The RNA shown here (c-di-GMP-I riboswitch aptamer) has 88 nucleotides. Its mean pLDDT, the model's own confidence on a scale to 100, is 89. The sequence was found by an Rfam model in a public genome assembly. Rfam family: c-di-GMP-I riboswitch aptamer. Gene Ontology term of the family: cyclic-di-GMP binding.
């Protein structure tokens, strides 16, 4: 140094839910709150997957329906980059 990871230390993040703001929605942000996390740090222009469906297209034309990412998710998986600590 790599790998590895504890009933250690120092710190860190924060699911559900609630409130407010934002967004067409999914979602995001802030505050509260902790289910969990050794990368729950970054990467969605690395690949797969998932969610939404506004604009648009087609159908219907009374309501509407289908398709569709250019919108999202890194706390879905794999990969890439970076990083704290150090029992056995």
């Nucleotide at each position: 140094a790599u790998c590895c990871g504890a009933u250690a230390a120092u710190g860190g993040c924060a699911a559900a839910c609630u409130u407010g703001c934002u967004g067409a929605a999914a979602g995001g942000c802030a505050a509260g709150g902790a289910c969990g996390c050794a990368a729950a740090g970054c990467u969605a222009c690395a690949g797969g997957g998932u969610c939404u469906a506004a604009u648009g297209u087609u159908c219907a034309c009374g309501c509407g329906a289908a398709c569709g990412a250019u919108g999202a998710c890194a706390g879905c998986c794999u990969g890439g980059c970076u990083g704290c600590c150090g029992a056995u």